This is a predicted structure of an 86-nucleotide RNA (c-di-GMP-I riboswitch aptamer) from Aromatoleum toluvorans. Lineage of the source: Bacteria > Betaproteobacteria > Rhodocyclales > Rhodocyclaceae > Aromatoleum. Rfam family: c-di-GMP-I riboswitch aptamer. Gene Ontology term of the family: cyclic-di-GMP binding. It was read from a public genome assembly, where an Rfam model found it.

[in-house]
RNA sequence: AACAUAAAUCGGCACUCCCGCACGAAAGGCGGGGUCGCAAAGCUUCCGGUCUACCACCUUCAGGUCACGAUAGCGGGGUUGCCGGG
Numbered sequence: 001a002a003c004a005u006a007a008a009u010c011g012g013c014a015c016u017c018c019c020g021c022a023c024g025a026a027a028g029g030c031g032g033g034g035u036c037g038c039a040a041a042g043c044u045u046c047c048g049g050u051c052u053a054c055c056a057c058c059u060u061c062a063g064g065u066c067a068c069g070a071u072a073g074c075g076g077g078g079u080u081g082c083c084g085g086g
Stems, first nucleotide, its partner, number of pairs: 003086001012038002017033005023028001036073001042079003046076003049071003056065003
């Protein structure tokens, strides 16, 4: 330097839950606490899935449909990288 990645972690991240937001229509996001887990639980909506439905459309006025929104900790793809090992 290239390749591979079974095991490990000084250090890193942080589900559920609790508190706050002078964030959001919502799903959800952000900050603090917290710690189920994670070896890419770093980044990226390209593909599929899922969630939401302000607006729009439909409507028998009950409601229904729709992503341009969200989810990278739902899966796949792309891309970058730490430690250790051969």